[in-house]
Context: one part of a larger RNA
Molecule: large-subunit ribosomal RNA, domain VI
Organism: Acidobacteriota bacterium
């Protein structure tokens, strides 16, 4: 660009890919077999291994935006509290998210047609033959069933719904009009290299702030008390507190352009 007007929404599924694994142990049965040693077919459970998928409840790890200890030195005029450096200075802890070393799933069952193979019936050749006419059985292979994308499948599909019903001229051209929708812009994330996707834009909770939980660290600071003092104690599960859950229009998501036509060979 193309699908024979435009547009939102669900869909078919031509066709293409992923998967397909697989041990152990234990019932059957110490049965069949077997002189013993030994030891199944068939069919039933349990519980693994490698691989894969998704997710973060718990377990773990990370977590340089959180909390707390502590060293050394400059700085805040000095205590006292504090800040910059010094691998995040070092230590110990950690939300969220993002991991596995976690968890939770997954191969299954099943149908069809077969393959070596095993066969009923049967002639041809009075017999015998599974074959010659005809019917079975039979495998992780095959089609299909599963899970993923998919109408640029140009053979371009189907449903559903919404929206446009002009003037003057007459191949041109000018004049009105600009639906349904949809994008520009913004405010972000569940998504992301850009793009795109998604959620929102005052008829609003989209993001930030704010309040209120929640998690975390772990008992702030000043006062006061006991001690020369160093330090202890009381206020005090205290202060602080990212991503995390609500609620709440106090910031911004103002206002506004543009695309898109006029009933369709």
């Nucleotide at each position: 660009c193309g699908g024979a007007g435009g547009a939102a929404a669900u869909u078919u599924g031509a066709g293409g890919g992923a998967g397909c694994c697989u041990g152990u142990u234990c019932c059957u049965a110490g049965u069949a077999c077997g002189a013993a040693a030994g030891g199944a077919c068939c069919g039933g459970a349990a519980c693994g291994g490698a691989c894969a998928a998704a997710c973060c409840u718990a377990u773990a790890g990370u977590g340089u935006a959180c909390c707390a200890g502590u060293u050394g030195u400059c700085c805040c005029g000095c205590c006292a509290g504090g800040g910059g450096c010094a691998u995040c200075g070092c230590u110990g802890g950690g939300u969220a998210g993002c991991u596995a070393c976690g968890u939770u799933u997954g191969g299954u069952u099943g149908a069809g047609a077969u393959a070596a193979c095993c066969g009923c019936u049967g002639a041809a050749a009075g017999c015998a033959u599974a074959u010659a006419a005809g019917c079975g059985g039979g495998a992780a292979a095959c089609u299909c069933g599963u899970c993923c994308c998919a109408a640029g499948a140009u053979u371009a599909g189907a449903u559903u719904u919404c929206c446009c019903u002009c003037c003057c001229a007459a191949u041109a051209g000018g004049g009105c009009u600009u639906a349904a929708g949809g994008u520009c812009c913004c405010u972000u994330g569940u998504a992301g290299a850009c793009c795109a996707c998604a959620a929102g834009g005052u008829u609003g909770a989209u993001a930030g702030g704010c309040u209120g939980g929640g998690u975390g660290u772990g008992u702030a600071a000043g006062u006061c008390c006991a001690g020369u003092a160093a330090u202890g104690g009381a206020u005090u599960g205290a202060g602080c507190u990212a991503a995390c859950c609500a609620g709440u229009a106090c910031u911004a998501a103002u206002a506004g352009a543009c695309c898109g036509u006029g009933a369709g060979g």